[in-house]
RNA sequence: GAAGGAGCGCAGGUAAUCGCUGGUGUCUUUAUGGCACGAGAGGAAAGUCCGGGCUCCGCAGGGCAAGGGUGGUCGUUAAUGGCGACCGGGGGUGACCCCAGGGACAGUGCCACAGAAAACAAACCGCUACCCGUAAGCGGUAGUAAGGGUGAAACGGCGAGGUAAGAGCUCACCAGUUCCCCGGGUGACCGGGGAAGCUAGGCAAACCCCACCCGGAGCAAGGCCAAUAGAGGGGCUAUCAAGGACUGCCCGUCCCGCCCCUGGGUAGGUCGCUCGAGGCUGCAGGCAACUGCAGCCCUAGAUGAAUGAUUACCGCCCGGAGCAGGGUAACCCGCCCCGGGAACAAAACCCGGCUUAUGCGCUGCUUCAGCC
RNA sequence: GUCCCCAUCGUCUAGCCUGGCCCAGGACACCGGCCUUUCACGCCGGCGACAGGGGUUCAAAUCCCCUUGGGGACG
Numbered sequence: 001g002a003a004g005g006a007g008c009g010c011a012g013g014u015a016a017u018c019g020c021u022g023g024u025g026u027c028u029u030u031a032u033g034g035c036a037c038g039a040g041a042g043g044a045a046a047g048u049c050c051g052g053g054c055u056c057c058g059c060a061g062g063g064c065a066a067g068g069g070u071g072g073u074c075g076u077u078a079a080u081g082g083c084g085a086c087c088g089g090g091g092g093u094g095a096c097c098c099c100a101g102g103g104a105c106a107g108u109g110c111c112a113c114a115g116a117a118a119a120c121a122a123a124c125c126g127c128u129a130c131c132c133g134u135a136a137g138c139g140g141u142a143g144u145a146a147g148g149g150u151g152a153a154a155c156g157g158c159g160a161g162g163u164a165a166g167a168g169c170u171c172a173c174c175a176g177u178u179c180c181c182c183g184g185g186u187g188a189c190c191g192g193g194g195a196a197g198c199u200a201g202g203c204a205a206a207c208c209c210c211a212c213c214c215g216g217a218g219c220a221a222g223g224c225c226a227a228u229a230g231a232g233g234g235g236c237u238a239u240c241a242a243g244g245a246c247u248g249c250c251c252g253u254c255c256c257g258c259c260c261c262u263g264g265g266u267a268g269g270u271c272g273c274u275c276g277a278g279g280c281u282g283c284a285g286g287c288a289a290c291u292g293c294a295g296c297c298c299u300a301g302a303u304g305a306a307u308g309a310u311u312a313c314c315g316c317c318c319g320g321a322g323c324a325g326g327g328u329a330a331c332c333c334g335c336c337c338c339g340g341g342a343a344c345a346a347a348a349c350c351c352g353g354c355u356u357a358u359g360c361g362c363u364g365c366u367u368c369a370g371c372c
Numbered sequence: 373g374u375c376c377c378c379a380u381c382g383u384c385u386a387g388c389c390u391g392g393c394c395c396a397g398g399a400c401a402c403c404g405g406c407c408u409u410u411c412a413c414g415c416c417g418g419c420g421a422c423a424g425g426g427g428u429u430c431a432a433a434u435c436c437c438c439u440u441g442g443g444g445a446c447g
Base pairs, nucleotide, nucleotide: 001368002367003366004365006363007362008361009360010359012314013313014312015311016310017309018308020040021039023037024036025035026034027033028031042344046355047354049353050352051351052350053349054218055217056216057215067214068213069212070211071210072086073085074084075083076082087101088099089098090097091096102209103208107207108206109203110202111201124148125147126144127143128142129141130140131139156174157173159171160170161169175199177196178195179194180193181192182191183190184189222271223270224269225268231262232261233260234259235258236257243255244254245253246252278297279296280295281294282293283292284291285290316341317340318339319338320337322335323334325333326332327331373446374445375444376443377442378441379440382400383399384398385397392430402418403417404416405415406414423439424438425437426436427435
């Protein structure tokens, strides 16, 4: 220098002017008001994929079933499918990375095409024995999974013995399964020894079995106040006056009208609302995740939804030109000039994670190449 | 904001649950040829798709996860 891999940090700053949303104080003409001061998005606020707090509903308490989820061990936490450490397996030359990582002798099912056969078995070619016939040969019966060929996958591997030919049929070694013993570890598991049967295919992100976890809904949860218009109850002295029903007319009653009260409750308002498993620093425990103690701090609460715009200077990054600067040098660093760039994206009850999008910088590490 | 569903040729769809015979079938459209004096109709042939990425598996349109896009319910 190139390529790679791990961890961490930042998300421009200051000033001026004009604006926006809350808060506090003050003034007045007391409300969509003026003035002053102070505050005002993120590492992901996103996706809504998990887990909790909180609220309402259900429930005496607990259990079972259904449904859903998780799946090595130990720890951590309010909790998790998160995180940390370790174990086992896999990938990479390596730094390092990945794993839904329980059970396939509980049962059911699937394994296309090809192939004889895809799982309690099976004979296509080949090999061997016997039989008929025979010049060779061909045919039939039986045995044989060692060889060929097919496939993603073929019922342990190699050698010797054995046999008509063969075969764990037998034996030695190796691989693997199950069980027992000893040692280490909290444990997953690791190391060593012995025995058995000789060997047991894959798929559970197929049904399923086992163990563990989960009551349901979500701030548009939920509480309070409460226009207009309905509903129920009560009242209407005197005068004038319009309409409808009982009823053709008069009287009367009721509707209608006005006032008061009550209840539910829409629009709307308000609470929930931001001080919380909170943050920062230091010390201590722990490999770590994380936890404990002490001190300090208060840091958005909008509701069609504020947190913005312009200018100047400085800082950052990239490209190009330059320097009689520093370093032995490849080249790097430093200084200066010109031009350009600054991403992803924006709270909506809150918090802990995961995932995804995205600009720049720093630290130490690996491999290869080059130079001194 | 909270919750749920869907994505296959140009268009409408089958296949997905129960993975393989699927380099994915059908209809309309498009292209070429035949028929016809010509067009239409009809007949024959062709072109043409699993939203993107990763995982499980011998094998993925199908099973699982993430993303993207679209749609719906709730005042």
Annotation: Two RNAs folded together computationally: RNase P RNA and transfer RNA, 447 nucleotides in total. It holds a member of the Rfam family "Bacterial RNase P class A". A reference for the family is Frank and Pace (1998), "Ribonuclease P: unity and diversity in a tRNA processing ribozyme", Annu Rev Biochem.